[in-house]
């Protein structure tokens, strides 16, 4: 060059098929136990979802393009 899958919270990762209140865990802050520390327990914090543009009443979710990422195939050597 050609392809196929990913990109969503501080970190793993669901939700995307069939569009309609952005979620788990684990961290992070506070409390509660407890001599303390861990753990256990309750509260609490959290992302306009990789960028821009289009349909569309409404887009994380259809569509295009463009970054970036990791696998396949080609070519050249």
């Nucleotide at each position: 060059g050609g392809g196929u899958u990913c990109g969503u919270a501080g970190c793993u990762c669901a939700g995307c098929a069939a569009g309609g209140u952005a979620g788990a865990g684990c961290g992070g802050c506070g409390g509660c136990c407890u001599c303390u520390u861990a753990a256990g327990c309750c509260g609490u914090u959290g992302g306009c979802c990789g960028a821009g543009g289009g349909u569309c009443c409404g887009a994380a979710u259809c569509c295009c393009u463009c970054c970036g990422a990791a696998c396949c195939c080609g070519c050249c050597a």
Overview:
The RNA shown here (transfer RNA) has 77 nucleotides and comes from a Candidatus Bathyarchaeota archaeon. RNAcentral holds the sequence, with entries from ENA. Its Rfam family is "tRNA". Rfam's curators write: Transfer RNA (tRNA) molecules are approximately 80 nucleotides in length. RNAcentral records the identical sequence in 3 taxa.